Notes:
A computed fold for a 399-nucleotide RNA from a Candidatus Multivoradales bacterium, annotated as Bacterial RNase P class A. Rfam family: Bacterial RNase P class A. By type it is a ribozyme. Rfam describes the family as follows. Ribonuclease P (RNase P) is a ubiquitous endoribonuclease, found in archaea, bacteria and eukarya as well as chloroplasts and mitochondria.
RNA sequence: GGAGAGUCACAGGCGAUCGCCCCUCAUCUGCAGGGGGGAGGAAAGUCCGAGCUCCAACGGGCGGCAUGCUCGCUAACGGCGAGGCGCGGCGACGCGAUGGAAAGUGCAGCAGAGAAUAGACCGCCUCGGCGAUUCAUCCUGCGGGAUGGCGCGAUCGGGGCAAGGGUGAAACGGUGCGGUAAGAGCGCACCGCUCGACCGGCGACGGGAGAGGCUUGGCAAACCCCAUGCGGAGCAAGACCAAAUAGGGAAGUGGAGACCAGCGGGCUGUCCGUCCCGCUCGCUUCGGCGACCGCUUUCGGGUAGGUUGCUCGAGGCCUUCGGCAACGAAGGUCCCAGAUGAAUGAUCGCUAUCCGGUAAUACGGAGAUACAGGACUCGGCUUACGGGGCUCUCCGGUC
Repeated sequence: GGAGAGUCACAGGCGAUCGCCCCUCAUCUGCAGGGGGGAGGAAAGUCCGAGCUCCAACGGGCGGCAUGCUCGCUAACGGCGAGGCGCGGCGACGCGAUGGAAAGUGCAGCAGAGAAUAGACCGCCUCGGCGAUUCAUCCUGCGGGAUGGCGCGAUCGGGGCAAGGGUGAAACGGUGCGGUAAGAGCGCACCGCUCGACCGGCGACGGGAGAGGCUUGGCAAACCCCAUGCGGAGCAAGACCAAAUAGGGAAGUGGAGACCAGCGGGCUGUCCGUCCCGCUCGCUUCGGCGACCGCUUUCGGGUAGGUUGCUCGAGGCCUUCGGCAACGAAGGUCCCAGAUGAAUGAUCGCUAUCCGGUAAUACGGAGAUACAGGACUCGGCUUACGGGGCUCUCCGGUC
């Protein structure tokens, strides 16, 4: 200098002017005024785990869902820390639903002879048949014969083999030597595998004397088996106060009747008159009772609206101690948004920083700027995103 790996904190600062939300002082209240506070590392996705609230709930079984190496941390977790094993990377380091495949069932396309207690296409070996007597050697009485080699009918038939070729993601241990007709753990050596006394570790697991020639492979994010855990809904949970209007309950009260008069309504452009309709019904011992209608008072449910839940909490920061660490303990210190169509904004100046420019200054430009904004609260995970610090790894160069 280049290429990487891990981890940590930050997320612009100061000032001026005008506003917004909450708390507080003073005040009967309000306005105005003084003082204080006002988004994030992810406030996001709502994916896990909790607190809190309401509903449900004897106990057990079946079913379902989730998780799945070990030990620890934690209120809890599918999170975190440390470790084991496997895989990837030269390495720092990263990734892994990482329990069980001789409990059972099932799956494996294409290719290939054969895909699970497998298989023989080419090939190797052996036995036999046939062909041509054309190839070689030998014999010959010259007709031919023997041996070997070559070959066979879409490439002869029977048997042995699994070394080599070939297929596949995967072919029932690998390499070498011996052995054999050819071969083969058939035998041996080494490697691998299985079992394994014993040793180390809390454990996952590791080491391993020795034993066994060693068929039984892969997939459980296939069913399944095993172990552990799991009731539901969510602050629009829930609690309280409570209009107007319309229902509901209770109490009180009123309901004049032959005609006349009176009251209300209809007919009207308006007024008056006439006319029409209504001013309740049942029982009764005549005292009342009940139904219906109206009025008054009152009770209850409940809507709008308001209050609460609401922010002091498994809380933040600092120091010390224990622990490799996650984390825990003790002491000190701080109070840090609570809005509800929903505040946290706008403008300006300087600057950190960035860009352009220069040999370097000078100078010019951008300058609330990446991702993004609360809505009951915490612990995590994941995703989005800016520049930076520290530690470590590999490669190259120079001294």
Notes:
The gene name in the source record is rnpB.